[in-house]
This is a predicted structure of a 74-nucleotide RNA (transfer RNA) from Salpingoeca rosetta. The RNAcentral record of the sequence draws on ENA and Rfam.
């Protein structure tokens, strides 16, 4: 200094070929059960999809920059 990969709630991951309400598990708060905890079940908050432009009627999803983070190569 180059080339690839990756960023989505508090931690992990999905998101199909660009249009629907952005979802899972875990965690968190409330009820239900119980003596009473856990454990099940049920409901609820919790996201400017890393960030800043561009393409489009329309972007989490394409296109460039920038951040971070890792691989590889000199």
């Nucleotide at each position: 200094g180059c080339u690839c990969c990756a960023u989505u709630g508090g931690c992990g991951c999905a998101g199909u070929u660009g249009g629907u309400u952005a979802g899972c598990g875990c965690g968190u708060g409330a009820g239900u059960c119980u003596a009473a905890u856990a454990a099940a079940c049920u409901c609820a908050a919790g996201g400017u999809c890393a960030u800043c432009a561009g393409u489009u009627c329309g972007a989490g999803c394409c296109u460039g920059g920038u951040a971070u983070g890792g691989a590889g190569c000199a």